[in-house]
c-di-GMP-I riboswitch aptamer, 89 nucleotides, folded computationally. The prediction has a mean pLDDT of 82. Rfam family: c-di-GMP-I riboswitch aptamer. Gene Ontology term of the family: cyclic-di-GMP binding. From the family's description: GEMM was predicted in a large-scale screen for bacterial structured RNA regulatory elements. Genes associated with GEMM are involved in a diverse array of functions, including chemotaxis regulation, signal transduction, secretion and chitin.

C1' cells in the first nucleotide's frame, strides 16, 4: 500500500419502547434500554433514494374546513462519498 473481518483481543456505537425538552410535522437532543452495527465515525449545496408540509400555490366547499402539489425542514441505522482503530493475508 492492497485485499480482508477468526464465534479472536482491546475499545466503540446504540434500534424499538418509555420519560423530559424543542418542533406544525418529519425529526432532533438528553436519560433509560440493547434490535443490531467492522465504519451504526464524518458529510444532507457532488449525486440517487426516502420522510414531513407550518407556510406557499391550485381546486372543491361555504364559514369550520377538505383534497392535491410544493423543501427552503429532515433521514448518513437506504445507497453513496470520504477518513480511520485493531487483527489476518
Nucleotide at each position: 500500500u492492497a485485499u480482508u473481518g477468526a464465534u479472536a483481543a482491546a475499545g466503540g456505537c446504540a434500534a424499538a419502547c418509555c420519560c423530559a425538552u424543542c418542533g406544525a410535522a418529519a425529526g432532533a437532543u438528553g436519560g433509560c434500554g440493547a434490535c443490531g452495527c467492522a465504519a451504526a465515525g464524518c458529510u444532507a449545496c457532488a449525486g440517487g433514494g426516502g420522510c414531513u408540509a407550518c407556510g406557499g400555490c391550485g381546486a372543491a366547499g361555504u364559514u369550520u374546513u377538505u383534497c392535491g402539489c410544493u423543501a427552503a425542514g429532515c433521514c448518513a441505522g437506504c445507497c453513496a462519498g470520504u477518513u480511520a482503530c485493531c487483527g489476518a493475508u